[in-house]
RNA sequence: UGUUUAGCUCAGUUGGUAGAGCAACUGAUUUGUAAUCAGUAGGUCGGGAGUUCGAGUCUCUCAACA
Numbered sequence: 001u002g003u004u005u006a007g008c009u010c011a012g013u014u015g016g017u018a019g020a021g022c023a024a025c026u027g028a029u030u031u032g033u034a035a036u037c038a039g040u041a042g043g044u045c046g047g048g049a050g051u052u053c054g055a056g057u058c059u060c061u062c063a064a065c066a
Stems, first nucleotide, its partner, number of pairs: 001066004007022004016053001024040005046062005
C1' cells in the first nucleotide's frame, strides 16, 4: 500500500431496503444416474467505535492475508 460481502469465485455506480454464477436442497422429466427445466433456502458485508435521517460504501482503530 492492497484485499476482507452467501459453502466457493466475485459484483455492488453519487451513501438510500444486499445481488450474480457455481455449489446445496425440493419438485418435474428419466427404468435409474447424469443432463435439462421450475422453485426454495442460505449474509449482523472480518471485530469494535464514529459521522449521518440513513453506512457494504465515508473516518478512526484492531485482526487476518498478500
This is a predicted structure of a 66-nucleotide RNA (transfer RNA) from a marine eukaryotic metagenome. The coordinates come from a structure-prediction model, not an experiment, and the mean pLDDT is 81. Rfam family: tRNA. The RNAcentral record of the sequence draws on MGnify.